[in-house]
Context: one part of a larger RNA
C1' cells in the first nucleotide's frame, strides 16, 4: 500500500493453488483345495499380529528434575553444648523426588473407495471379400497420475462469505471534482501484570465492574517422623510428644500486594 458504500471486530469457504503422507513382513483362512505321476503347491478371499516410519501427548511404565526433602565425610564460622551455614573443580558425596520437558512408554495413521491412463489384455472392424486390440467406435487393467486423508491458505488482483459493532458531525478553500482543519464513535496501538507463548518480535489472557503474577489459605504431591522437652543407656545412639517437621513450579479459593493516572490513532462519495 490493494480489496470501491467507508471504518472495525469475530467466525469462515477453499475453484486455482502449496504441502504432508503413501512403506514392507510373518502367520491364519480358502486347502494340503486347484494343479502335479511323485516330490511339491497357489490365484482369488478372510482374520490377526509384527517391523520401520510419522503425528499427538505424559494417565499409567521409566528418565531426568543444580537445592523439594532426608541422610553423610573433612574442614571452618556462628563464643561453648545442641542447632544452623559456608567450602570440598560452577550438585561435595549419597538416597529419593512434585511440575514441566521427554521415550525406550501411551494413543493413532498409511486404509477403503471413484475417474482417466502406461505396459499389457481384449471386443467389434475394415483398408486388404481373408486376417488384424485400430484406422472411425468401445471396454479391462497399476504401489504410478487426478480425486479422495491431514496441514496452510482470498495479494486466490476473478482480492470471496457469514454474524455483530460504529458513525455518517462541525470549519474552510473550490463551480464542481476534490483539498485542509476539528471533534475522537466503534474499534486499535502504547503503557502496566503475566503465560506451557517466545530470540526480539509476534500470539494468547488480564487490567478494579479484576483471580493476570505475587502473597496468603486449603488441598495434592514429594521426603520420611523437625526443633524443643521427657525417660531409657556409661557412651555411640534408641524411644515417646509424631504419618511429624519442611516443602519448587501443581490444584482450588482469597483483593493483603502490584495491574495508577492516561496518552496517542482512527469518521464517508453515496442513500
Nucleotide at each position: 500500500c490493494g480489496u470501491u458504500a467507508g471504518g472495525a471486530u469475530a467466525u469462515u469457504u477453499g475453484a486455482a493453488g502449496g504441502g504432508g503422507a503413501g512403506u514392507u513382513c510373518u502367520c491364519u483362512u480358502c486347502a494340503g483345495u486347484a494343479c502335479g505321476a511323485g516330490a511339491g503347491g497357489a490365484c482369488c478371499u478372510u482374520g490377526a499380529g509384527a517391523a520401520a516410519c510419522g503425528a499427538a501427548c505424559c494417565c499409567a511404565u521409566g528418565g531426568u528434575u543444580u537445592u523439594c526433602c532426608g541422610g553423610u565425610u573433612g574442614u571452618c564460622c556462628u563464643g561453648c553444648c545442641a542447632a544452623g551455614g559456608g567450602c570440598a573443580a560452577a550438585g561435595g558425596c549419597c538416597g529419593g523426588g512434585u511440575a514441566g520437558c521427554u521415550a525406550u512408554g501411551u494413543u493413532c495413521g498409511g486404509a477403503a473407495g471413484g475417474g482417466a491412463u502406461a505396459a499389457g489384455c481384449g471386443c467389434u472392424g475394415a483398408a486388404a471379400g481373408c486376417a488384424u486390440c485400430u484406422a472411425a467406435g468401445u471396454g479391462c487393467c497399476a504401489a504410478g497420475c487426478c480425486c479422495a486423508c491431514c496441514c496452510c491458505a482470498a495479494g486466490a488482483a476473478u482480492u470471496g462469505a457469514u454474524a455483530u459493532c460504529c458513525c455518517u458531525g462541525g470549519g474552510c478553500c473550490g463551480c464542481a471534482a476534490g483539498g485542509c482543519c476539528c471533534u475522537g464513535u466503534a474499534g486499535g496501538c502504547u503503557g502496566g501484570u503475566c503465560g506451557u507463548a517466545g530470540a526480539c518480535u509476534a500470539c494468547g489472557a488480564c487490567c478494579u465492574u479484576g483471580a493476570u503474577a505475587g502473597g496468603c489459605g486449603c488441598a495434592a504431591a514429594g521426603u520420611g517422623u523437625a526443633a524443643g522437652a521427657u525417660c531409657c543407656g556409661u557412651a555411640a545412639g534408641g524411644a515417646u510428644u509424631u504419618a511429624a517437621g519442611c516443602u519448587a513450579a501443581u490444584g482450588c479459593g482469597u483483593a493483603c500486594u502490584a495491574a495508577u493516572c492516561a496518552g496517542c490513532c482512527a469518521a464517508u462519495c453515496g442513500g
Predicted 3D model of a 271-nucleotide part of an RNA (large-subunit ribosomal RNA, domain VI) from a Candidatus Omnitrophota bacterium. The source organism's lineage runs through Bacteria, Pseudomonadati and Candidatus Omnitrophota. The prediction has a mean pLDDT of 85. It was read from a public genome assembly. Its Rfam family is "Bacterial large subunit ribosomal RNA".